[in-house]
RNA sequence: CAGUCGAGCGGAGAAAUAGUAUUUGAAGGAUUCGUCUGAAUGAUAGUAUUUUUUAGCGGCGGACGGGUGAGUAACGCGUGAGCAAUCUAUCCCAUACUGGGGAAUAACGCAUCGAAAGAUGUGCUAAUACCGCAUAUGACCACAGAACCACAUGGUUCAGGGGUAAAAGGAGUAAUUCGGUAAGGGGUGAGCUCGCGUCUGAUUAGCUAGUUGGUGGGGUAAUGGCCUACCAAGGCAACGAUCAGUAGCCGACCUGAGAGGGUGAUCGGCCACACUGGAACUGAGAUACGGUCCAGACUCCUACGGGAGGCAGCAGUGGGGAAUAUUGGGCAAUGGACGAAAGUCUGACCCAGCAACGCCGCGUGAAGGAAGAAGGUUUUCGGAUCGUAAACUUCUAUCCUUGGUGAAGAUAAUGACGGUAGCCAAGAAGGAAGCCCCGGCUAACUACGUGCCAGCAGCCGCGGUAAUACGUAGGGGGCAAGCGUUGUCCGGAAUGAUUGGGCGUAAAGGGCGCGUAGGCGGCCAACUAAGUUUGGAGUGAAAGUCCUGCUUUUAAGGUGGGAAUUGCUUUGAAAACUGGAUGGCUUGAGUGUAGGAGAGGUUAGUGGAAUUCCCGGUGUAGCGGUGAAAUGCGUAGAGAUCGGGAGGAACACCAGUGGCGAAGGCGACUAACUGGACUAUUACUGACGCUGAGGCGCGAAAGUGUGGGGAGCAAACAGGAUUAGAUACCCUGGUAGUCCACACUGUAAACGAUGAAUGCUAGGUGUAGGGGGUAUCGACCCCUUCUGUGCCGGAGUUAACACAAUAAGCAUUCCGCCUGGGGAGUACGGCCGCAAGGUUGAAACUCAAAGAAAUUGACGGGGGCCCGCACAAGCAGCGGAGCAUGUGGUUUAAUUCGAAGCAACGCGAAGAACCUUACCAGGUCUUGACAUCUAGGUAAAACCUGAGAGAUUAGGCGUGCCCUUCGGGGCGAUCUAAGACAGGUGGUGCAUGGUUGUCGUCAGCUCGUGUCGUGAGAUGUUGGGUUAAGUCCCGCAACGAGCGCAACCCUUGUGAUUAGUUACUAACGGAUAAUGCCGAGGACUCUAAUCAGACUGCCGUGGACAACACGGAGGAAGGUGGGGAUGACGUCAAAUCAUCAUGCCCCUUAUGACCUGGGCUACACACGUGCUACAAUGGCCACUACAGAGAGAAGCGAAUUCGUAAGGAAGAGCGGAUCUCAUAAAAGUGGUCCCAGUUCGGAUUGUGGGCUGCAACCCGCCCACAUGAAGUAGGAGUUGCUAGUAAUCGCGAAUCAGCAUGUCGCGGUGAAUACGUUCCCGGGCCUUGUACACACCGCCCGUCACACCAUGGGAGUUGAUAGCACCCGAAGUCGGUGAGGUAACCGUAAGGAGCCAGCCGC
Repeated sequence: CAGUCGAGCGGAGAAAUAGUAUUUGAAGGAUUCGUCUGAAUGAUAGUAUUUUUUAGCGGCGGACGGGUGAGUAACGCGUGAGCAAUCUAUCCCAUACUGGGGAAUAACGCAUCGAAAGAUGUGCUAAUACCGCAUAUGACCACAGAACCACAUGGUUCAGGGGUAAAAGGAGUAAUUCGGUAAGGGGUGAGCUCGCGUCUGAUUAGCUAGUUGGUGGGGUAAUGGCCUACCAAGGCAACGAUCAGUAGCCGACCUGAGAGGGUGAUCGGCCACACUGGAACUGAGAUACGGUCCAGACUCCUACGGGAGGCAGCAGUGGGGAAUAUUGGGCAAUGGACGAAAGUCUGACCCAGCAACGCCGCGUGAAGGAAGAAGGUUUUCGGAUCGUAAACUUCUAUCCUUGGUGAAGAUAAUGACGGUAGCCAAGAAGGAAGCCCCGGCUAACUACGUGCCAGCAGCCGCGGUAAUACGUAGGGGGCAAGCGUUGUCCGGAAUGAUUGGGCGUAAAGGGCGCGUAGGCGGCCAACUAAGUUUGGAGUGAAAGUCCUGCUUUUAAGGUGGGAAUUGCUUUGAAAACUGGAUGGCUUGAGUGUAGGAGAGGUUAGUGGAAUUCCCGGUGUAGCGGUGAAAUGCGUAGAGAUCGGGAGGAACACCAGUGGCGAAGGCGACUAACUGGACUAUUACUGACGCUGAGGCGCGAAAGUGUGGGGAGCAAACAGGAUUAGAUACCCUGGUAGUCCACACUGUAAACGAUGAAUGCUAGGUGUAGGGGGUAUCGACCCCUUCUGUGCCGGAGUUAACACAAUAAGCAUUCCGCCUGGGGAGUACGGCCGCAAGGUUGAAACUCAAAGAAAUUGACGGGGGCCCGCACAAGCAGCGGAGCAUGUGGUUUAAUUCGAAGCAACGCGAAGAACCUUACCAGGUCUUGACAUCUAGGUAAAACCUGAGAGAUUAGGCGUGCCCUUCGGGGCGAUCUAAGACAGGUGGUGCAUGGUUGUCGUCAGCUCGUGUCGUGAGAUGUUGGGUUAAGUCCCGCAACGAGCGCAACCCUUGUGAUUAGUUACUAACGGAUAAUGCCGAGGACUCUAAUCAGACUGCCGUGGACAACACGGAGGAAGGUGGGGAUGACGUCAAAUCAUCAUGCCCCUUAUGACCUGGGCUACACACGUGCUACAAUGGCCACUACAGAGAGAAGCGAAUUCGUAAGGAAGAGCGGAUCUCAUAAAAGUGGUCCCAGUUCGGAUUGUGGGCUGCAACCCGCCCACAUGAAGUAGGAGUUGCUAGUAAUCGCGAAUCAGCAUGUCGCGGUGAAUACGUUCCCGGGCCUUGUACACACCGCCCGUCACACCAUGGGAGUUGAUAGCACCCGAAGUCGGUGAGGUAACCGUAAGGAGCCAGCCGC
């Protein structure tokens, strides 16, 4: 925040006036001077009148307005109807009346109780308060009659007599007016009933006793089980009852193209509620927000006895919360209550305040202004950019400040807002810009910092040292008094699909049938009008939305009109379609008749082969089993074989993408019973049909129960093997079971992963069953038709694969099912089951995928073809020994670093005593050992002396070139000083260039155009042949081309020509002991240049008449003649930052530089690569023959000579076809050794020497003498090689002062074997599978351990809610009673009627 009315009433006051009484008593008058009179005034008391206030009685209003959404899944709401089943104060219209009485009671007085709230008793009083009486237009009630109407009960009207029930006065001089009573009509408001609509869950399927209906009664304004007695047994529900959860409903609002989806703030309509629960009273109206009673919780007061209260009204407080405002002004306007009115009241309302919370509008300045300022950022250092931006100049004034003026809202008065809005003047660029973003989506990029850290993130994903993705800065983009985030809803999402999806393989067809409800349904005719279509009428409130006017300067906003509100009701019309009802039809469906086919089903019987067992005969040592074995059986006679017998189970051949069945499934033969399909015919019925939620039935194998049976097989189990293990695969046994009967179970990759039915839409070719035609003597053959079952294929469909008349095509009908992966077909609950289990069937949580089809690769203990010293066939080795060398490991001050399967390991290193050298110790330097620049000085160096381990340092000596105008200048060198800088074998080969290895000298790798495919891609490049080869030929939707192959190049093998010196020497001549030694020659060899030659060219055979292969001829050489160089696209983040180069990072009196010494050379051990051997095809000794290719001036170094030798002396010749290194060795000839740790083997060690070099200690090579180790042919395993090769033999070169068993070359001698491609390894092509793509060194599964998150179960325990039963039970209504109490009425009275308290009952 709800009061108002004194014009309903009696009081109680207040004020004014009037007069009265009492009192006071001026002037004046009178006076006996005591005083009297006395106007006015004042006071008191009561009276009258007027005005006024109002506690109480009385009337009207407090049922409106305002708040909230707890409850409610409901006739609550929405919409449309109905009430013949109803009420309605105030208001409007119109009718009649308003006569005469009575008894009380508040207030008030007195008394009492109580702390208070308040209460009681007694006495008085009024009314528009209350009660009788009279009257009764009309109303109502019962009786009885008529007419009309209707919608089931019924309604309306008229007439009759009888009965019942009214009223109030106030104001006004009056007129009159406001009221009152009865009844009627209207209006408004309310009540009740009905049709339709209104969330989720079936893991809620049955619910219901006043329940459903009837009759009588009661109750209500009124219908009604609303209540009651009796009777009946109904009522609701799969079109979802009941139960549970959630929720106020609507107009509307948000979104959306729409259909829809979501919401129910503000505004408006309805409902419900008012601290919680119950209840009635009053009233026209309430079961009453600011009324009453009771109970309860809470708060407050209290004298402890008892009382008071209800903001979900407006403000405000506390609390809770992420979060939501002033204890404001006014009734001026609009509206409401009361009043005759003035008026009073009104937190309704109108205004103001707070909050960018929303929408709308405006501003924060405008124009000029390049030295492109300073500064910031960046940089390739030139610049670029912020940027006309700023400064500066000239202007303007929306907001702002000051002053002035000043509304509309008001119809005569009345303005809270408010001196507000607006207008005028002046002032002043001053006071007014932020937020987000910049990897893609998505507009906008750089620098620094950080370094899988810190952090970001809507999705994908960023960050591990160059981050446009983190943080900061500069710059840029977007929006703007806002911006960004978060949450919610719709959209995109055709991702629940009516519009508008799917189900072969992606999620999804029920295992199959019969069939109920339901849905859908052939042809013809006429009827009907429920659906349908169309016209009219009513309604669909206003506001809102949209359109269009007006208006605030504009806009948001306000306001007028229209459209729309897709709906419901009602009424005409139409009759095509659907439905209904009627009559007919035969093509759908069914029946009949005549046939043939079939592992269709059930029952009974019969049969042969085989396995096993039993009996007997023959017969002897094994059998059996396997990859190989063993367990097992067997001398007690097995196995083998012959004969006889028993028993159980299954039915070879026929046998076939053949047949039958709905599916599961069905296989010897015979019989009985029985289901279905097919063909022919067209006699009958006349739509009888299709599908099918629930329901009922059938339903492999395994399993379960009871009883049989049991040959073979065989889970479990046992043993033997295999294996790391082997609870497996293999073997030997073996029980349930498999079989039968009767019950149960009810599932399978129950699959065509494809529901059933109907119709239509090119062909070709098999096969099974039947019919017709043709042909024939007949069987075949041929044509055609129906049904089933296969293959191929066109259109069409499909994501593709594929399907394709047996559809996955084109259409229709019905059913089932799907909606990301996992959790999970799990949990809980229900149902079923004897059990096992089945069926129905979630969620939390978690992931960003899971999946389908196809493509290219890669891979396979997949397939096909082919190649390679890949295997095989051979030869020689390695692995064992000793030594050399490299590596690992260990050690160390350091043992510098790198290389790591093949493809690191005699590798970088073609050569570590110092140097190298990068490592370590110690000693030193700091613009530096090396480069450039500046200034100054001087020559610097070399040489000599001293100190020092040396670096270094002290001193001595000692000198440039060019030009010159003689002043000097230039060039080069060096010293000093300062800084720029040098320097780094420091890091990163995963930042890089370059170079290299490897697959691999394997035959491949690609492109253009065309074609095919939605596409990735394919084709070409595949195929048939052939080749060393993607080499070539042929074919082909491909045609061409490129990088590779081959060839071109070098070398070698033959010849020719040319040329002959240092090479050569046939002929001629000369000389010698001898020799091309000399003259000479250009023949030969050779040298080195140019050519020739080889091309499957020729012949034959094969082949496709091709390519090509094989054979042959000729030829020095034959099919690439041998060898080399040459390495496609790419792979390995392969190797190298230590060759070099280089980004970034790091060090800068050191991670740079110099020096001495040490180390890289260590040594228990392991590995790689080699050398030498183990000996007689040999060792040793002697004699003796034949190469090639190289190197040489700080070099090779001859002859001669010394030394046992290494080597020394010496210094001829040679920058080389001339000289030197430089004797080749094995081989050959002769001799010796005699099989042994040796006359093999040479390690190790000792002594003495030589060489190089400043220097051989750590740490070189060689020689001589002495010493004389292991080793007697090398385990598992493993390497190289196919011909001048392996093996074996020596020679040379690079590096280099010196130092090879290494490396790179050279020649000598000179084999064996290759059937072949099964296997091992590697590779190429085609094909196949794939869950791999970091590509099998892939991917991936499960347990366990620890931590954390979520969920289920769990002996139980606790709380809440609902239901049922029972107990106690307030207030209150109703009923009964009422011995107590009692004014009005009756009665003279006694008393009565009526009412009340109390008590009892529901």